The part of an RNA shown here (small-subunit ribosomal RNA, 5' domain) has 527 nucleotides and comes from Fuerstiella sp. The sequence was found in a public genome assembly.
Context: one part of a larger RNA
RNA sequence: GAAUGAACGUUGGCGGCGUGGAUUAGGCAUGCAAGUCGAGCGAGAAUCUGAUUUGAUGAAGCUUCGGUGGAUUCAUUCAGAGGACAGCGGCAAACGGCGUAGUUAUGCGUAGGUACGUACCCUCAGGUCGGGGAUAGCCACGGGAAACUGUGGAUAAUACCCGAUAAUGUCUGUGGACCAAAGGUGUGAUUCCGCCCGAGGAGCGGCUUACGUGAUAUUAGCUUGAUGGUGGGGUAAUGGCCUACCAUGGCGACGAUGUCUAGGGGGUGUGAGAGCAUGGCCCCCACGACCGGAACUGAGAUACUGUCCGGACACCUACGGGUGGCUGCAGUCGAGAAUCUUCCGCAAUGGGCGAAAGCCUGACGGAGCGACGCCGCGUGCAGGAUGAAGGCCCUUGGGUUGUAAACUGCUGUCAGAGGGGAUGAAAUCAUGGUUGGUUAUCCUUCCAUGUUGACAGAGCCUCAAAGGAAGCACGGGCUAAGUACGUGCCAGCAGCCGCGGUAACACGUACUGUGCGAACGUUAUUC
Numbered sequence: 001g002a003a004u005g006a007a008c009g010u011u012g013g014c015g016g017c018g019u020g021g022a023u024u025a026g027g028c029a030u031g032c033a034a035g036u037c038g039a040g041c042g043a044g045a046a047u048c049u050g051a052u053u054u055g056a057u058g059a060a061g062c063u064u065c066g067g068u069g070g071a072u073u074c075a076u077u078c079a080g081a082g083g084a085c086a087g088c089g090g091c092a093a094a095c096g097g098c099g100u101a102g103u104u105a106u107g108c109g110u111a112g113g114u115a116c117g118u119a120c121c122c123u124c125a126g127g128u129c130g131g132g133g134a135u136a137g138c139c140a141c142g143g144g145a146a147a148c149u150g151u152g153g154a155u156a157a158u159a160c161c162c163g164a165u166a167a168u169g170u171c172u173g174u175g176g177a178c179c180a181a182a183g184g185u186g187u188g189a190u191u192c193c194g195c196c197c198g199a200g201g202a203g204c205g206g207c208u209u210a211c212g213u214g215a216u217a218u219u220a221g222c223u224u225g226a227u228g229g230u231g232g233g234g235u236a237a238u239g240g241c242c243u244a245c246c247a248u249g250g251c252g253a254c255g256a257u258g259u260c261u262a263g264g265g266g267g268u269g270u271g272a273g274a275g276c277a278u279g280g281c282c283c284c285c286a287c288g289a290c291c292g293g294a295a296c297u298g299a300g301a302u303a304c305u306g307u308c309c310g311g312a313c314a315c316c317u318a319c320g321g322g323u324g325g326c327u328g329c330a331g332u333c334g335a336g337a338a339u340c341u342u343c344c345g346c347a348a349u350g351g352g353c354g355a356a357a358g359c360c361u362g363a364c365g366g367a368g369c370g371a372c373g374c375c376g377c378g379u380g381c382a383g384g385a386u387g388a389a390g391g392c393c394c395u396u397g398g399g400u401u402g403u404a405a406a407c408u409g410c411u412g413u414c415a416g417a418g419g420g421g422a423u424g425a426a427a428u429c430a431u432g433g434u435u436g437g438u439u440a441u442c443c444u445u446c447c448a449u450g451u452u453g454a455c456a457g458a459g460c461c462u463c464a465a466a467g468g469a470a471g472c473a474c475g476g477g478c479u480a481a482g483u484a485c486g487u488g489c490c491a492g493c494a495g496c497c498g499c500g501g502u503a504a505c506a507c508g509u510a511c512u513g514u515g516c517g518a519a520c521g522u523u524a525u526u527c
Base pairs, nucleotide, nucleotide: 001527002526003525004524006523007522008521009520010519013377014376015375016374017373018372019370020369026333027332028331030330031329032328035091036090037089040088041087047081048080049079050078051077054075055074056073061068062067098288099287100286107213108212109211110210111209112208113207114206116205117204118203121201122200123199124198126196127195128194129163130162131161132160138153139152140151141150142149143148169178170177171176183193184192214260215259216258221251222250223249226248227247228246229245230244231243232242233241263285264284265283266282267278268277269276270275290311291310292309293308294307313324314323315322316321341367343366344365345364349363350361351360352359353358380410381409382408383407390401391400392399393398414468416463417462418461419460423456424455429450430449431448432447433446436443437442471516472515473514474513475512476497477496478495482511483510484509485508486507492499493498
């Protein structure tokens, strides 16, 4: 000098773009962060409509005052509309979001390899036949403080099971054997949405090889599934991955093993470069989800807001037993020099589900807070000498602050008030028309109208007004910039050299000057 996720001190006008828990991977109140599909299925509350079945009520009218009459209203029953809550089923929940504890290699980076898998998506080919038994919801009766749960009865499906069919699939001794499916919408489906088997693709993933990738020898020997082989098991797949038997190997001063430290890379800082240092935000990969362990489901997990077991902690309890997991977004306590709102919206982009409308989305888009950083703008401009007053210095003549101010004229950036509303909106969808596809409920071309902005709000127009907007550090040398007073080795300064003991350009104050400027200094760290 440059730099920082900075902090501290003094000061502080506006905007844009970024960025903000680096410490206790410490503990967490509260709300939200993963749902969706009724065009897979059965059922169906509130409410509304109609009908009349039954019951209650009992108005007007009539009356011989005994009644008669039957409106209205309520309940019930039936039918229709309605569609909440819950349930079965499908897909999603393995993504997205957060963190860096562990990990020195089961990691990462670069270049290869293959013995493998793949839901959704695309292309091609074929199929979609006939049956069956349950179960939740529901009803009835229970247990329990609750969480939850038991028994019996009835019921549906794209849930479950059986049979048929069977190659281009799988196995094979090449003779053969084996393996599937589900419907929905609709007046109408081999046509639309689905389902089943097979082949290929894309993207994604598994495994594997070589090389590279910290410190320490005041750590020198380490290893028994250890190194290799054969048979078997297991896996989607190779393999001591596991197992039985056999052999005795394997690694190591080119640093094994141990210990310490640490997520890796793209990058970032600095530097002429070589290098050195670093890995915050963003992107890729890996790993973690209170701590430890385990599997289940599934195309995919050994699963952050799934399950089970053990533990610590916290909460509820009727003491029998239960519940919870912010390293998601906000927020809170703690520790700390130190790090934000319990905000708005799904309008855009993206994701999940759905035929679609749409629903969900603390991803995301925005706003808020912080000079934390970078950048831009402003705090006026021109004239104005009697060089005013005041301050400071003085040899008392004057010098300086200084065109600075006052004063005169002008302008209108930003901020302020009012108006206006470009753009971020493209699509989707609805309605009407239209082109092509043999058929078609489907796809497709084009047009018109309508529909959708959380937030921001430009240029522009009008108004008013110099009005609301400058500080910080330094002045002995390095290093740009000095005088006076106070103090008297005191008080103090200091990055280094060093100042201060009565004339201090070095301390404190004033004036003045220098530097930078919405900042300026200090501290810490890197080059």